Model confidence (mean pLDDT): 88 of 100. Small-subunit ribosomal RNA, central domain from an uncultured bacterium, 349 nucleotides, folded computationally.
[in-house]
Context: one part of a larger RNA
RNA sequence: UUGGGCGUAAAGCGCGUGUAGGCGGCCAGGUAGGUCUGCUGUGAAAACUCGAGGCUCAACUUCGAGAUGUCGGCGGAAACCAUCUGGCUAGAGUCCGGAAGAGGUGAGUGGAAUUCCGAGUGUAGAGGUGAAAUUCGUAGAUAUUCGGAAGAACACCAGUGGCGAAGGCGACUCACUGGACACAUAUUGACGCUGAGGUGCGAAAGCGUGGGGAGCAAACAGGAUUAGAUACCCUGGUAGUCCACGCCGUAAACGAUGACGACUAGCUGUCGGGGCUCAUGGAGUUUCGGUGGCGCAGCUAACGCGUUAAGUCAUCCGCCUGGGGAGUACGGCCGCAAGGUUAAAACUC
Repeated sequence: UUGGGCGUAAAGCGCGUGUAGGCGGCCAGGUAGGUCUGCUGUGAAAACUCGAGGCUCAACUUCGAGAUGUCGGCGGAAACCAUCUGGCUAGAGUCCGGAAGAGGUGAGUGGAAUUCCGAGUGUAGAGGUGAAAUUCGUAGAUAUUCGGAAGAACACCAGUGGCGAAGGCGACUCACUGGACACAUAUUGACGCUGAGGUGCGAAAGCGUGGGGAGCAAACAGGAUUAGAUACCCUGGUAGUCCACGCCGUAAACGAUGACGACUAGCUGUCGGGGCUCAUGGAGUUUCGGUGGCGCAGCUAACGCGUUAAGUCAUCCGCCUGGGGAGUACGGCCGCAAGGUUAAAACUC
């Protein structure tokens, strides 16, 4: 490279948005670039293949034919691709009213708990553990009552519940704001899908500047344990955790499963809507959209997946190619740094 793959064996970019590109609904007509077809021109010779001939055969050689091209010209066809014109509504979008939601941002408010401070009651212990000790306490602790301060997180509700593209989002109220959904018309008329680069978002930790600091707690100190114990356990405790602004750009960023569309038995739960029916209520039935559990066919190495596919197909992108060396070196780009990203080889089995 061909071929084959990507849930768990190597392999789906963390997730959007979108440029180029690739691919793209139905009907009618035009053109004839691709496509198909006829004729013609050309494709030197040698070589090659086939058929004959000549050296006694053969190699070799002579003659004839074939083969050799995304080839040129002329004429034709019009299904498909393309292009132009006109039309359509099943894809996609928009409009009225409706309703669910921890979706996002900002501002404000609340109670429980914790710690600290002040005061009262009160006296010898408290705390901690497997057992202890470090620690706190007669300078009055722990316990308890009242008052005050601070910061952070929001018990119950809470649910294989909801929302979001992903990361993620959970007290309450207000303001601003994104998306999805069902229903019924109306409307635009292919406006679509994917998406190399680009660009935006992106947990935690970490970094910069300025705040804040209750609890927790890397580092650190001490006490235990132990042969040792740079740990597990205990007592303390600083960065950090919180806020604002700016960086970082990575995770088992996981459904370890790219996006979009179509098709292919069912049963059952739950969330959000709509319709119908009656015995009007925790009712029945049906239909859309989500989210779960089983399961037929099929698929799979097996496990399992199974209308939310890992089934059957179509389009587009990303990625894999034995283990180690190595997600490393060098170089480039990015970053304040930490580092990130792109990414080898020698050697070795």
The full RNA is in RNAcentral, with records from ENA.